[in-house]
c-di-GMP-I riboswitch aptamer from a Nitrospirota bacterium, 85 nucleotides, folded computationally. The organism belongs to Nitrospirota, within Bacteria. The sequence was found by an Rfam model in a public genome assembly. Rfam family: c-di-GMP-I riboswitch aptamer. Its family is annotated with cyclic-di-GMP binding in the Gene Ontology. Rfam's curators write: GEMM was predicted in a large-scale screen for bacterial structured RNA regulatory elements. The prediction has a mean pLDDT of 83.
RNA sequence: UCUGUCCAAGGGCAAACCGUCCGCGAGGGCGGGGCGCAAAGGCACCGGGUCUCCAGCGUGUGUGGGAGACGGCCGGCCUGCCAGC
Numbered sequence: 001u002c003u004g005u006c007c008a009a010g011g012g013c014a015a016a017c018c019g020u021c022c023g024c025g026a027g028g029g030c031g032g033g034g035c036g037c038a039a040a041g042g043c044a045c046c047g048g049g050u051c052u053c054c055a056g057c058g059u060g061u062g063u064g065g066g067a068g069a070c071g072g073c074c075g076g077c078c079u080g081c082c083a084g085c
Base pairs, nucleotide, nucleotide: 004085005084012037013036017032018031019030020029021028022027035072041078042077043076046075047074048073049070050069051068052067053066054065056063057062
């Protein structure tokens, strides 16, 4: 320095739900709250997936177009604390 992470230490983040604000909506901010997470830190202009909105075509409830949301859906990339092996 790189990879992995048993036992620890200092800690960190914060699901559902509730309150409030923003958004047509998916959803997001703030506060409460903890389901969990060794990256549950970042990237949606890296790839996939799911969801929302708009206007069409089709009538087999399917198909393509545009604009969005989700990083706690997955893969990938970038960055990161501590201890010993």